[in-house]
RNA sequence: CGCGGGUUAGAGCAGUGGUCAGCUCGCCUGGCUCAUAACCAGGAGGUCUCGGGUUCGAAUCCCGAACCCGCAA
Numbered sequence: 001c002g003c004g005g006g007u008u009a010g011a012g013c014a015g016u017g018g019u020c021a022g023c024u025c026g027c028c029u030g031g032c033u034c035a036u037a038a039c040c041a042g043g044a045g046g047u048c049u050c051g052g053g054u055u056c057g058a059a060u061c062c063c064g065a066a067c068c069c070g071c072a073a
Base pairs, nucleotide, nucleotide: 002071003070004069005068006067007066010025011024012023013022018056027043028042029041030040031039049065050064051063052062053061
């Protein structure tokens, strides 16, 4: 250099064109408790890697780039 896969909240992941961008864990607050854990309720946290295109509408489709993983050489 060639081929394939991946990039979405602090971590792990879902989301294959329109519903508010969600789940689990973690974090914060409150409840419960003598207290802690567990449990219950609520909350914060996202320019969906970047740039461009298609579309009335893009995390999602197309093109290019960056980074990571793998295959081949």
A computed fold for a 73-nucleotide RNA from a Minisyncoccia bacterium, annotated as transfer RNA. Rfam family: tRNA. It is annotated as a transfer RNA. The RNAcentral record of the sequence draws on ENA.